[in-house]
Context: one part of a larger RNA
RNA sequence: AGCGCAUGAUGGAUGUCUUGGCAUCGAGAGGCGACGAAGGACGUUGGAACCUGCGAAAAGCCCGAAGGAGCCGGUAACCAGGCUGUGAUCUCGGGAUCUCCGAAUGGGGCAACCCACCCGCAAGGGUACUUCACUCUGAAUGUAUAGGGGUGAAGAGCGAACGUGCUGAAGUGAAACAUCUCAGUAGGCACAGGAAAAGAAAGCAACAGCGAUUCCGUGAGUAGCGGCGAGCGAAAGCGGACAAGCCAGUCGACGAGCGAAGCGUUUGAAUGACGCGCCGCAGAAGGUGAAAGCCCUGUAGUCGAAGACUGGUUAGCCCAUAGAUUAAACUCGGGCUCGGGAAACCCGGGUUGAAGAUGGGGGGUCCACCCUCCAAGGCUAAAUACUCCUCGAUGACCGAUAGCGAACAAGUAAGGCGACUGAACGAUGAAAAGCACCGCGAUGAGCGGAGUGAAAGAGUACCUGAAAUCAUGCGCUU
Numbered sequence: 001a002g003c004g005c006a007u008g009a010u011g012g013a014u015g016u017c018u019u020g021g022c023a024u025c026g027a028g029a030g031g032c033g034a035c036g037a038a039g040g041a042c043g044u045u046g047g048a049a050c051c052u053g054c055g056a057a058a059a060g061c062c063c064g065a066a067g068g069a070g071c072c073g074g075u076a077a078c079c080a081g082g083c084u085g086u087g088a089u090c091u092c093g094g095g096a097u098c099u100c101c102g103a104a105u106g107g108g109g110c111a112a113c114c115c116a117c118c119c120g121c122a123a124g125g126g127u128a129c130u131u132c133a134c135u136c137u138g139a140a141u142g143u144a145u146a147g148g149g150g151u152g153a154a155g156a157g158c159g160a161a162c163g164u165g166c167u168g169a170a171g172u173g174a175a176a177c178a179u180c181u182c183a184g185u186a187g188g189c190a191c192a193g194g195a196a197a198a199g200a201a202a203g204c205a206a207c208a209g210c211g212a213u214u215c216c217g218u219g220a221g222u223a224g225c226g227g228c229g230a231g232c233g234a235a236a237g238c239g240g241a242c243a244a245g246c247c248a249g250u251c252g253a254c255g256a257g258c259g260a261a262g263c264g265u266u267u268g269a270a271u272g273a274c275g276c277g278c279c280g281c282a283g284a285a286g287g288u289g290a291a292a293g294c295c296c297u298g299u300a301g302u303c304g305a306a307g308a309c310u311g312g313u314u315a316g317c318c319c320a321u322a323g324a325u326u327a328a329a330c331u332c333g334g335g336c337u338c339g340g341g342a343a344a345c346c347c348g349g350g351u352u353g354a355a356g357a358u359g360g361g362g363g364g365u366c367c368a369c370c371c372u373c374c375a376a377g378g379c380u381a382a383a384u385a386c387u388c389c390u391c392g393a394u395g396a397c398c399g400a401u402a403g404c405g406a407a408c409a410a411g412u413a414a415g416g417c418g419a420c421u422g423a424a425c426g427a428u429g430a431a432a433a434g435c436a437c438c439g440c441g442a443u444g445a446g447c448g449g450a451g452u453g454a455a456a457g458a459g460u461a462c463c464u465g466a467a468a469u470c471a472u473g474c475g476c477u478u
Base pairs, nucleotide, nucleotide: 001477002476003475004474005473006472007471008470009469015463016427017426020398021397022395023394024393025392026391027390028389029387030386031158032157039101040100041099042055043054044053046079047078049075050074051073061095062094063093064092065091070083071082072081106115107114108113116127117126118125119124129155130154131153132152133151134150135149136148137147162193163191164190165189166188167187173180177227203210204209214241215240216239217238218237224232225231245313246312247311248310249309250308251307255303257302258301262276263275264274265273266272277294278293279283285297286296287295316379317378318377319323328352329351330350331349332348333347334346335345338364359374360373361372362371363370414421415420434462437449438448439447440446
């Protein structure tokens, strides 16, 4: 020096666990805001910091209800001082207070700061802009109007997705690329609601008829469109969902409500094993010193206020008599399966421009017959879409390199001028009983005794403790 074995060190894999996530279903809620929001800054407890709560009345104040013995939030103890059967802490409902910034609104401003005016003895209150209403005034200019003043009401901002309207790409595909496609998608803007939009036939259909809208299935990858390439792609019909409100009857969501039944032996501890029992409309689940129907919380059941179900009646209505800046034509664009085509229909810009129910629109150029409907005014529940949020239930979902980025100080630490980017870190023990006391050491770290504990080879670098790696001892080889 190598190899092997053993004992340790280091390290934190693995196993087990779960405070946290993920997904689905059901119910609720679907808004908050000038009565100052969302989001923050700064404060606030007797004692430093962070989180939570709160606001100079500051982990709180007042009232009502419930409850019934301890309490003064968490990390998190300790000391000090208090509250409480005159009912505290805690829970629910209502009220008061609510600094400063922020739409921020008296003016300004580099957010959380600076500087004002008016009323009032003070405390305090008022003073932004826009629109509308009322009112007082009031020019050129006689009546007026514009303009000015006052009062009152409303608006403004935020919010995850869903919705409507306006605007609107490109990568891509076409194996290149220009029509085309991607796609009226992404993005931008405006506005609204708990849903929105649509909606009561100037509709479809086809000689038979249907009878508002929306959504699902089918029709159907059909009819069609298409450098007839790539691709795009209906409708009618049929089958379903839905169908307000009101009246009567029946059943019934709030709740810190009630709610059955076990002992002995072993053990550190029994829920395990053994022995002997019991309850069950309750043997779901969680906790308790190991594995509990009978220890605790619960569970089945039961008691009690919205609503649900069943029956009756019922999806349609309104008006100033009813829609002329119109319909339609031409032209230029857009939308439909329809890329200008034989191109109807619907929408928009421009130029023209009717009839008046003895009338008018449509039925895919156009004409006739026939059929069907009544435009140019308006409202309308449900079936449908979504989930920032609350509650409940469930999982051939994850189990700390997984699952949300985040089980821990998490949008934190850290990085960046900035927009923004963005981690890691879980587990002593049943209980701190967290090692009194002694010794070595530097009044240290650390260690050895002693003690606690079932265990300290569980000692706050703490469950288990793999491998790489390191050390020591022994053996073998050189």
Molecule: large-subunit ribosomal RNA, domain I
Organism: Leptolyngbya sp. PLA1